[in-house]
């Protein structure tokens, strides 16, 4: 200077005017309303509601089985399916990025399609045919039927699994002996498995030692086994106050006369014995509610995630449910999106601006 990578911050901006919500303070006054004044008033995802907890009710002696989860180690945390460092395997020249990543030697199940064959291994083409068998052909013996010995062919039984096809995957790889061909058959290397050693908290590492010619594919986000976690319901969750001709339960007291409610009386209609006390509760009120696993800045411990300390700070709480409209000026003309009991992840969605570290490749000094 170009490519690439892994982060961080930001998410129009000023001023006026009118408005909404709640908080604070005057004032009035009808005591919960109205006015003035002051300050407050959505996010990085408030968003899906997918995980973990808090707080709440119910349920619950312990324990186990069902279900349902998580699954490489080590740390962090309130807790986790999160995060952080770390192992192993994949991909990248690299920074880096992605991994459900426990057990296939407990059992059972499954593997299209091609292929001979998809697992107690098999043989399509291929190679051999040592051995046995058939054919011919020398030769020698013959009791002239025939026998023996060597050659040459067939490819009939049979051997083989190197090579050749299929296939995502075909029973370790390469070479060298060694065979009729061929094979871990045999040895040398590599790989493997298993015992030992070193290092490492550990997973797991080894260009360390020794044994073993080698365990029989793959699949466990298929059943299933192991080891852990795991009560169950959500703020419509729950706690208080508490109307009504609504109803409940005691005691008294009345005995068909009245009482009640409506209304100024009265008729009229309505309900019905009256009166204490008491519980429980509907509507409706009010809490639960926002001081919290909390921001900030400082120091200290760590590789970090995190965590100890000192200090300052208070930052929406609504209930049809507020954060908004107009006007003015200037830019680079503004994306995804809107709390509803909190909080600590995941994952989604998102115009654009600003900045850092880190590789690599180029050109100059």
């Nucleotide at each position: 200077g170009a490519a690439g990578u892994c982060g961080g911050c930001u998410g129009g901006a000023c001023a006026g005017u009118c408005g909404c919500u709640g908080c604070c303070g005057c004032u009035g006054c009808u005591u919960g309303c109205a006015g003035c004044g002051g300050g407050g008033g959505a996010g990085g995802a408030a968003a899906g509601u997918c995980c973990g907890g808090g707080c709440u009710c119910c349920a619950a002696a312990g324990g186990g089985c069902a279900g349902g989860g998580u699954g490489c180690c080590a740390g962090g945390u309130a807790a986790c399916g999160c995060c952080u460092g770390g192992g192993g395997g994949g991909c990248g020249c690299a920074a880096g990025c992605c991994u459900a990543c426990g057990g296939a030697a407990a059992g059972u199940g499954c593997c299209g399609c091609a292929g001979a064959a998809a697992a107690c291994a098999u043989a399509c083409c291929g190679c051999c045919g040592a051995u046995g068998g058939c054919u011919u052909u020398u030769u020698u013996c013959u009791u002239c039927g025939g026998a023996a010995a060597g050659g040459a062919g067939c490819a009939c039984a049979g051997g083989u699994a190197a090579g050749g096809g299929u296939g995502a995957a075909a029973a370790g790889g390469u070479g060298c002996g060694g065979u009729a061909a061929g094979a871990g058959c045999g040895c040398a290397c590599c790989g493997c498995a298993c015992g030992g050693g070193u290092g490492g908290u550990a997973a797991c590492a080894c260009g360390c030692c020794g044994u073993g010619g080698c365990a029989g594919g793959g699949u466990a986000a298929a059943c299933c086994c192991c080891a852990c976690c795991u009560g169950g319901a959500g703020c419509a969750a729950g706690a208080c106050c508490a109307a009504a001709u609504a109803g409940g339960a005691a005691c008294c007291c009345a005995a068909c006369a009245g009482g009640c409610g409506u209304g100024g009386c009265c008729c009229g209609c309505g309900c019905u014995g009256g009166g204490u006390u008491c519980g429980g509760g509907u509507a409706g009120g009010u809490u639960g509610c926002u001081u919290g696993a909390g921001c900030g800045c400082a120091g200290g411990a760590g590789u970090g995630a995190u965590c100890c300390u000192g200090u300052g700070c208070c930052u929406a709480g609504a209930g049809g449910a507020a954060u908004g409209a107009c006007u003015g000026u200037c830019c680079u003309c503004g994306a995804c999106a809107g709390a509803a009991c909190c909080c600590g992840g995941c994952u989604u969605a998102c115009a654009g601006g600003c900045u850092g570290g880190c590789u690599u490749c180029c050109g100059c000094u």